SAM riboswitch aptamer (S box leader) from uncultured Ruminococcus sp., 112 nucleotides, folded computationally. It matches the Rfam family "SAM riboswitch aptamer (S box leader)". From the family's description: The SAM riboswitch is found upstream of a number of genes which code for proteins involved in methionine or cysteine biosynthesis in Gram-positive bacteria. The prediction has a mean pLDDT of 78.
RNA sequence: CUUAUCAAGAGAGGCGGAGAAAACAGGUUCUAUGAUGCCCGGCAACCUGAUUGUUUAUCUUUUAUGAUAUUCAAAAAAGGUGCUAAUUCCUGCGGUUUAUCCGGAAGAUGAG
Numbered sequence: 001c002u003u004a005u006c007a008a009g010a011g012a013g014g015c016g017g018a019g020a021a022a023a024c025a026g027g028u029u030c031u032a033u034g035a036u037g038c039c040c041g042g043c044a045a046c047c048u049g050a051u052u053g054u055u056u057a058u059c060u061u062u063u064a065u066g067a068u069a070u071u072c073a074a075a076a077a078a079g080g081u082g083c084u085a086a087u088u089c090c091u092g093c094g095g096u097u098u099a100u101c102c103g104g105a106a107g108a109u110g111a112g
Base pairs, nucleotide, nucleotide: 001112002111003110004109005108006107011040013039014038015037019030020029021028024092025091026090027089041084042083043082046080047079048076051074052073053072056069057068058067059066088106093103094102095101
């Protein structure tokens, strides 16, 4: 830079000790009944996937069958990431019936 996703899901464990929720501004919240963070655990299924069923084609076999490729569906065991308060906590730009909704920007994550 390109592209997909971002309304679901995830512990009454251990360490630790003061701020934390990306940055700036404004809200709102979490936090000593110990947050943020780290470890473990867990969630999910982006990459990947043992295995099972299935479609089609080719080859093989007297037949049965077997092999390879392929379609669809199920499947999380292993591996690479990611995530694990609140919609990406909300607003910040544009449209709008100015309450809301839609889009965008920025950001996050995966794959390339």